[in-house]
RNA sequence: GCCUGUGUAGUCUAGGGGUAUGGCGUUUGUCUCGUAAACAAAAAAUCGUGAGUUCGAUUCUCAUUACAGGCA
Numbered sequence: 001g002c003c004u005g006u007g008u009a010g011u012c013u014a015g016g017g018g019u020a021u022g023g024c025g026u027u028u029g030u031c032u033c034g035u036a037a038a039c040a041a042a043a044a045a046u047c048g049u050g051a052g053u054u055c056g057a058u059u060c061u062c063a064u065u066a067c068a069g070g071c072a
Base pairs, nucleotide, nucleotide: 001071002070003069004068005067006066007065010024011023012022018055026042027041028040029039030038048064049063050062051061052060
């Protein structure tokens, strides 16, 4: 230099056109003499960034960036 893949809450992850799923964690409550566990509830992601297509984009297209891999 060229090619490919990955980027989604604090963390790991599902979803591949109709406004995002679950686990762990966090907070609150119930229970307990108290803590843990268990149970119930809640908050937290403009889906790496920018643009395009579309009535509508996490999803399709292009560029770019970070990381990983491959080729020379």